[in-house]
Context: one part of a larger RNA
RNA sequence: GCCUACGAGUUGCCGUGUCCGGCGAGGUUAAGGGCCAGGAGGCCCGGAGCCGAAGCGAAAGCGAGUCUGAAUAGGGCGCAGAGUCGGAUGAGGCAGACGCGAAACUUAGUGAUCUACACACGGCCAGGCUGAAGUGGCGCUAAACCGCCAUGGAGGGCCGAACGGGUAAACGUUGAAAAGUUUUCCGAUGAGCUGCGUGUAGGAGUGAAAGGCCAAUCAAACUGAGAGAUAGCUCGUACUCUCCGAAAUGCCUUUAGGGGCAGCCUCGGUGUUUAGUAUUCCAGAGGUAAAGCUACUGAUUGGAUGCGGGGGUUUCACCGCCUACCAAAUCCUGACAAACUCUGAAUGCUGGAAUAUGUCGCCGGGAGUGAGGCCGCGGGUGCUAACGUCCACGGCCGAGAGGGGAACAACCCAGACCAUCGGCUAAGGUCCCGAAAUGCAUGCUAAGUUGUAAGAACGAGGUUCCGCUGCACAGACAGCUAGGAUGUUGGCUUGGAAGCAGCCAUUCAUUCAAAGAGUGCGUAACAGCUCACUAGUAGAGUGGCGGGGCAUGGAUAAUAAUCGGGCAUUAAGCAUGCUACCGAAGCUGUGGGAUAUGAAAUAUCGGUAGGAGAGCAUUCCAAGUGCGGCGAAGGUGCGCCGCGAGACGUGCUGGAGCGCUUGGAAGAGCAGAUGUAGGC
Numbered sequence: 001g002c003c004u005a006c007g008a009g010u011u012g013c014c015g016u017g018u019c020c021g022g023c024g025a026g027g028u029u030a031a032g033g034g035c036c037a038g039g040a041g042g043c044c045c046g047g048a049g050c051c052g053a054a055g056c057g058a059a060a061g062c063g064a065g066u067c068u069g070a071a072u073a074g075g076g077c078g079c080a081g082a083g084u085c086g087g088a089u090g091a092g093g094c095a096g097a098c099g100c101g102a103a104a105c106u107u108a109g110u111g112a113u114c115u116a117c118a119c120a121c122g123g124c125c126a127g128g129c130u131g132a133a134g135u136g137g138c139g140c141u142a143a144a145c146c147g148c149c150a151u152g153g154a155g156g157g158c159c160g161a162a163c164g165g166g167u168a169a170a171c172g173u174u175g176a177a178a179a180g181u182u183u184u185c186c187g188a189u190g191a192g193c194u195g196c197g198u199g200u201a202g203g204a205g206u207g208a209a210a211g212g213c214c215a216a217u218c219a220a221a222c223u224g225a226g227a228g229a230u231a232g233c234u235c236g237u238a239c240u241c242u243c244c245g246a247a248a249u250g251c252c253u254u255u256a257g258g259g260g261c262a263g264c265c266u267c268g269g270u271g272u273u274u275a276g277u278a279u280u281c282c283a284g285a286g287g288u289a290a291a292g293c294u295a296c297u298g299a300u301u302g303g304a305u306g307c308g309g310g311g312g313u314u315u316c317a318c319c320g321c322c323u324a325c326c327a328a329a330u331c332c333u334g335a336c337a338a339a340c341u342c343u344g345a346a347u348g349c350u351g352g353a354a355u356a357u358g359u360c361g362c363c364g365g366g367a368g369u370g371a372g373g374c375c376g377c378g379g380g381u382g383c384u385a386a387c388g389u390c391c392a393c394g395g396c397c398g399a400g401a402g403g404g405g406a407a408c409a410a411c412c413c414a415g416a417c418c419a420u421c422g423g424c425u426a427a428g429g430u431c432c433c434g435a436a437a438u439g440c441a442u443g444c445u446a447a448g449u450u451g452u453a454a455g456a457a458c459g460a461g462g463u464u465c466c467g468c469u470g471c472a473c474a475g476a477c478a479g480c481u482a483g484g485a486u487g488u489u490g491g492c493u494u495g496g497a498a499g500c501a502g503c504c505a506u507u508c509a510u511u512c513a514a515a516g517a518g519u520g521c522g523u524a525a526c527a528g529c530u531c532a533c534u535a536g537u538a539g540a541g542u543g544g545c546g547g548g549g550c551a552u553g554g555a556u557a558a559u560a561a562u563c564g565g566g567c568a569u570u571a572a573g574c575a576u577g578c579u580a581c582c583g584a585a586g587c588u589g590u591g592g593g594a595u596a597u598g599a600a601a602u603a604u605c606g607g608u609a610g611g612a613g614a615g616c617a618u619u620c621c622a623a624g625u626g627c628g629g630c631g632a633a634g635g636u637g638c639g640c641c642g643c644g645a646g647a648c649g650u651g652c653u654g655g656a657g658c659g660c661u662u663g664g665a666a667g668a669g670c671a672g673a674u675g676u677a678g679g680c
Stems, first nucleotide, its partner, number of pairs: 001680006011095004016090008026051003032045005055062002065077004098236002101233001105226006116200004121195004125190001127159003130155001134151006163187003168183004202218001205213002239615006249262005263369002265366007276357009290343001291341002297337002302332003308326002310323004372397005378391004402413003417592004422588003428582003431566003437579001439578006450568001458553002462550010479537005485510003490504003516531001520529002593605004616669001618666010634653006641646001
């Protein structure tokens, strides 16, 4: 993991709703008793008690009323609705109360054969090395101290087996082993190791102290009991079909992943002045969007004017004067605001009418939900960040399948009762993968741009279109040929400055077809090259500015790469227009089913939590009725019926019991619970 068996809303009592039944202004017995009986059964007696038939008041009390009150007022609660007993069923309460599950707590005991420490009596430590004190002798000394040589045999001394340990590594890791093996390593006369006996016990022991150890268990052992502790938590909770169908919100909560009430769902009853919903018209309240501000509050650009101030000046001071300073207020001008408004929509909201549709409210039974999410739009918050967060309105997912989007809850299209080898369309598509146009017309793109999900500021004689404008057959633009001079090396400056370091200027004048006191390169300075400008040549367009389209650089990421791929260039890219086709569970044709309804017609039939309804199967019981050795149940094939759970017939197997109808009762349906047991 699979198979088989077992495995979870039960039972009692209480009150409550619904359905069925008995009796009914009544209903009903309990304990107990009698008779019958095989039985825990049947019949009868038993009226104690309980509920109802009257309420109101704290009560006395009064009574269809009563209490309050001074009240014959008003108001509160009542009267003008039949109950009760039993059965079934829904949900609730008390009980373990759908099943399994703690970590723990209490209590009574059991443990020191493991291990910790202690006590008593024992046992063990190959071999080798070192050589303390002391002692003897000798030397030395006045005697000592001291030295030397022997002797001696100390030590939590040294090396190293047994023994004890467990440093490092590898192996082992469903092991040979629930802690080992191999190599290596430490102690090995000591605070040593070890045998047997004994002692200390659970908030206790023991501990050279690690929260270690106390029988493979320890921040409180193990066993029984309280005990089915409790678990607002997790998991699981078993046959079928039909109808409806949510919520993830508000308020409160020692509350936030739990609840209570309301909201939203469902079922039953009931109502009527049709209250509900949609559209159109009419009438309203309002201060949002927008807009505006010499209409307020506040903020604010530039200018004019300049209250007041700063600074300067002034005989001491005052008064003054000056000021390219700051600046109130006013005027002109420009613009801003959630907590500004002289204004002011659209939508929404309220009321009325018409039309269409058929909802809607109330009473009662049962819920679930009270973690929501994404997208669009209006906002707050954040960074005009987030698959961020918090509100509002709408949609969808949730609980929604189908088609498109390569794939992809939410995006686009569209809401699946069933069947169909019929038809038409939506989004999206029509070269191939791959259903349908290698469709038509006109442009654009050369970048494979398209075609990275999306690309910016900025840059650029890419290309195309539009507008404005200059020059041009009296010859433009580009090229080529030639000229491009003189006063003069302008003046100043400077070592030099000659068109060309820099400064100045009436940047002037002359000759000219034209030529700057000079556009750039160049020199130390000159020189030299060149340009502006002019002529010639040649013969038709050539410059500038603004705007639109497509393209281009900007453009860097981890698989070699890719638009879904192949691939595509007057397209299979982009733009505009047109026609046809494909394309879904949409719409439609044909046939069938269910719900609502008596039928027809018509409408409806996606669905999680959840509500309601109708059924199937299993075991047993009662009554009735059947089958079976001429083969029951069970097993295994086949056929057939039912939307389905399932039912029926029959072959083979099997070898002794088993159905059907009506009603009743349940240990009444398994795929899941790291479910339990067995098997494989």